The prediction has a mean pLDDT of 78.
The RNA shown here (SAM riboswitch aptamer (S box leader)) has 111 nucleotides and comes from uncultured Niabella sp.
The sequence is in RNAcentral, with records from MGnify.
The organism belongs to Niabella, within Bacteria.
[in-house]
RNA sequence: CUUAUCAAGAAAGGCAGAGGGUUUGGCCCAAUGAAGCCUUGGCAACCUGCACGAUCAAUAAGCAAGGUGCCAACUCCAACCAAUCCGCCGGCUGGCGGAUGGAAAGAUAAG
Numbered sequence: 001c002u003u004a005u006c007a008a009g010a011a012a013g014g015c016a017g018a019g020g021g022u023u024u025g026g027c028c029c030a031a032u033g034a035a036g037c038c039u040u041g042g043c044a045a046c047c048u049g050c051a052c053g054a055u056c057a058a059u060a061a062g063c064a065a066g067g068u069g070c071c072a073a074c075u076c077c078a079a080c081c082a083a084u085c086c087g088c089c090g091g092c093u094g095g096c097g098g099a100u101g102g103a104a105a106g107a108u109a110a111g
Base pairs, nucleotide, nucleotide: 001111002110003109004108005107006106011040012039013038014037015036019029020028021027023079024078025077026076041071042070043069046067047066048064049063050062075105080102081101083100084099085098086097087096088095089094
């Protein structure tokens, strides 16, 4: 950089000692112990292996857990954009708020 996914799921102990949730704002978590490191356990199934199938169409699409990853809150929420819908205000196509969607950013995997 490209592609895919991001509403589900899964924590105990030890060391350590004040931060953490990417940024900003909010809101949370934290001395009943944050980050980090170690041990053990677990979740998941991207890659991988096995199975199935392989002309086309339809149907089906499972098992394992070797390499990663993950184990508070939807990626904690919002930010940027536009359309649709709803509500309120206004009265001339506007303003505010909310819901949905997309983008950006981020995370992870594979290349």